[in-house]
The RNA shown here (transfer RNA) has 75 nucleotides and comes from a Nitrospirota bacterium. Model confidence (mean pLDDT): 81 of 100. It matches the Rfam family "tRNA". From the family's description: Transfer RNA (tRNA) molecules are approximately 80 nucleotides in length. The source organism's lineage runs through Bacteria, Pseudomonadati and Nitrospirota.

């Protein structure tokens, strides 16, 4: 370089144009003779970035930028 895919909480991952969530992990408390495990609650989001389209975008369009694949090219 050329093509496709990913990017949403710490992590893993959902939401296919109408309130952004779920598991896990934290944090408090329950419970145990201590820990862990169980059960309740809670904190936690600039949906990589920028524009654009709509009454409304996590979602659709254009850029960018990271990152994984496959091809070309050089060695």
């Nucleotide at each position: 370089g050329u093509g496709a895919g990913u990017g949403u909480a710490g992590c893993u991952c959902a939401a296919u144009g109408g309130c952004a969530g779920a598991g896990c992990a934290c944090u408090g408390g329950u419970u145990u003779g201590u820990g862990g495990a169980u059960c309740c609650a809670g904190u936690g989001g600039u949906u990589g970035a920028g524009g654009g389209u709509u009454c409304g975008a996590u979602u659709c369009c254009c850029u960018u930028c990271a990152u994984u694949c496959a091809c070309c090219c050089c060695a």